[in-house]
Context: one part of a larger RNA
Molecule: small-subunit ribosomal RNA, central domain
Organism: Verrucomicrobium sp. 3C
C1' cells in the first nucleotide's frame, strides 16, 4: 500500500412485499469448526538471501546456512465469530383504551356552472381580435325568464395543513377495508435489519372489446398573420379525456438525496396525541412522543448549500458509476395485440 465515488460534475433501482444470501441485542454453561500457541513430519533440486570459497576480476561455479510466509498430525488456550443447551428485556411484535385522517373499494345523493331541447318576452345584431375575417343570426340569434335532458368536475373551507410504500388521494352520506400515532408497561422473548431472483402496485399518453360523450381538445378544415406560416391568434372539430373488463409498464416516476438502526448545540412555526399547572370549563403557559416547515452550532461540501426530516459521525445490506460521441442504439434473448419495454455491445471518431 492492499480503489474512489453516486443532491447539482458519470452514478439511488418508480415503489413495496419478500426467497436465497449477507449482517445481527444481553447473560451463564458446553463443545472446540474458524482463531491463537507449542511440538513434530513434510515443504525435491535449482532459483532468491547470508557466510566462506574456485576460475587474475566480474559474470559463472562450489560448500554450508537461512528461507520456502504452505500443508498434515499430536498436545494445549477459550477472549472473539459460528455451533449446542438455558436465562433476560433495552430491539421487534402483540393485548387494552383513545383520538386524527382528500389512505383504498362499492353504492346512493346534492348544488353551482356548462351545452342542448321546448316554451315566454324581445329585435338586429352576436361572437371574436393588436386590428380583422372565417363563424352564428330576420327560418328570430345574442340577452332575459320558465321547464326539461345530459355528461364531466366538485368553488368557498384549503393551509409551507392531512393521508398513502410510491404512483397518487378533495362535494355529502352509508357499507366494506388498510396503515400510522398517543397512553398505560400487561403478554411473547431476538421472533430483527437488508434483500440478487421472484411477485405485487405503478401518473399521463397509447392499445383491445363494449358503453358514454356536456365541456375541453392532438389530427383535420377554415379565417388571419407572414417573404413563407405545415406555428403562435381566431372560428369550427374527430380520436381522446369519462365508465366497465383486460393490456401496456414508461416519466424531470424529483427531495434530481435507497432502506434500517444508533450518536451529535439550539431557536421558531404548524399538525396529531398525552401529561402538568390553572380554571366553572376550554384557551393562554410548562413538558413528553409522532409528523411536517423555516433559520441556524459543531461537522461536512469544489462551491452552492446540508445541518436531529443530514449531504455530520458510525454500522448493516441492496442498487448504480468508471472520458465524450457512436448509443440506451445494433445483434441475440425475453415480454407485448401493437406501439414498444427490459437486458445490452463493438467498429470508428475525438
Nucleotide at each position: 500500500c492492499u480503489g474512489g465515488g453516486c443532491g447539482u460534475a458519470a452514478a439511488g433501482g418508480g415503489u413495496g412485499u419478500g426467497u436465497a444470501g449477507g449482517a445481527g441485542g444481553u447473560u451463564g454453561g458446553g463443545a472446540a469448526a474458524g482463531u491463537c500457541g507449542a511440538a513434530u513430519g513434510u515443504g525435491a533440486a535449482a532459483u532468491c538471501c547470508c557466510u566462506c570459497u574456485g576460475c587474475c576480476u566480474a559474470a559463472c561455479g562450489g560448500a554450508g546456512g537461512a528461507a520456502c510466509u504452505g500443508c498434515g498430525u499430536u498436545c494445549g488456550a477459550a477472549a472473539c465469530u459460528a455451533c449446542c443447551c438455558g436465562g433476560c428485556u433495552a430491539g421487534a411484535g402483540g393485548u387494552u383504551c383513545g383520538g386524527a385522517u382528500g389512505g383504498g373499494g362499492a353504492a346512493g345523493c346534492g348544488g353551482a356552472a356548462c351545452u342542448c331541447u321546448c316554451g315566454g318576452u324581445g329585435u338586429a345584431g352576436c361572437a371574436g381580435u393588436g386590428a380583422a375575417a372565417u363563424g352564428c343570426g330576420u327560418a328570430g340569434a345574442u340577452a332575459u325568464c320558465g321547464a326539461g335532458a345530459g355528461g364531466a368536475a366538485c368553488a368557498c373551507c384549503g393551509g409551507u395543513g392531512g393521508c398513502g410504500a410510491a404512483g397518487g388521494c378533495g362535494g355529502c352520506u352509508u357499507c366494506c377495508u388498510g396503515g400510522a400515532c398517543g397512553a398505560a408497561a400487561c403478554c411473547u422473548g431476538a421472533c430483527u435489519c437488508u434483500g440478487a431472483a421472484a411477485c405485487a402496485c405503478g401518473a399521463a399518453a397509447g392499445c383491445u372489446a363494449g358503453g358514454g360523450g356536456a365541456g375541453c381538445a392532438a389530427a383535420c378544415g377554415g379565417g388571419a398573420u407572414u417573404a413563407g406560416a405545415u406555428a403562435c391568434c381566431c372560428c369550427g372539430g374527430u380520436a381522446g379525456u369519462c365508465c366497465u373488463a383486460g393490456c401496456c409498464g414508461u416519466a424531470a416516476a424529483c427531495g434530481g438525496u435507497g432502506u434500517g438502526c444508533g450518536u451529535u448545540a439550539g431557536g421558531u412555526g404548524u399538525u396529531g396525541g398525552c401529561g402538568g399547572a390553572u380554571u366553572c370549563g376550554a384557551c393562554c403557559c410548562c413538558g413528553c412522543c409522532g409528523g411536517u416547515g423555516c433559520c441556524g452550532a459543531a461537522g461536512c461540501u469544489a462551491a452552492c448549500g446540508c445541518a436531529u426530516u443530514a449531504a455530520a459521525c458510525g454500522c448493516a445490506c441492496c442498487g448504480c458509476c468508471u472520458g465524450a460521441g457512436g448509443a440506451g442504439u445494433a445483434c441475440g434473448g425475453u415480454c407485448g395485440c401493437a406501439a414498444g419495454g427490459c437486458u445490452a455491445a463493438a467498429a470508428c471518431u475525438c